[in-house]
This is a predicted structure of a 74-nucleotide RNA (c-di-GMP-I-GGC riboswitch aptamer) from a Candidatus Bipolaricaulota bacterium.
Order: sequence, then structure tokens, then C1' cells
RNA sequence: CCUGAUAAGGGCAAACCCAUCGGAAGGUGGGGGCGCAAAGCCACGGGCCCCAGGGGGUAGCCGGGCUGCCAGGG
Repeated sequence: CCUGAUAAGGGCAAACCCAUCGGAAGGUGGGGGCGCAAAGCCACGGGCCCCAGGGGGUAGCCGGGCUGCCAGGG
């Protein structure tokens, strides 16, 4: 630097339910486990969602940036 078929130690956690915050989208905590090799972090570009608007949300929609475990290969 490339790859994620196999294995191990592990990690995260969709829908749904409960609690809580929010006007909403949605967030957070607990249960749960569909999936995930960055499903770790960042709203920078595009998309989508909420909002009368200002604005807000989504990183588990894609791209980009930063960081990182294990295994294999160079």
C1' cells in the first nucleotide's frame, strides 16, 4: 500500500418495545438484533427528512476528510 473468502479475540447495533429530551425530523439511555470491516469521528459537497421561515436533522444514503482492530497478500 492492497484485499476482506476463512479463523480468533472482540466491537457496533436496524425494525420494534420502554423511558426521556425536542414543535417536528430526530437525539439519548435500557431491552432487542436486521445487518455492518470503519455501522469509529467530522454536516465539507450532493441527496433525503422536518420546519411558515430562520433554521434543524440524517455519518445505518452516497462522495470527501481524519483515525483505527484482526487476518491475508505485496

About this RNA:
The model forms 91% of the base pairs in the Rfam consensus. It matches the Rfam family "c-di-GMP-I-GGC riboswitch aptamer". Rfam 15.1 lists 1,298 matches to the family in 717 species. The sequence was found by an Rfam model in a public genome assembly.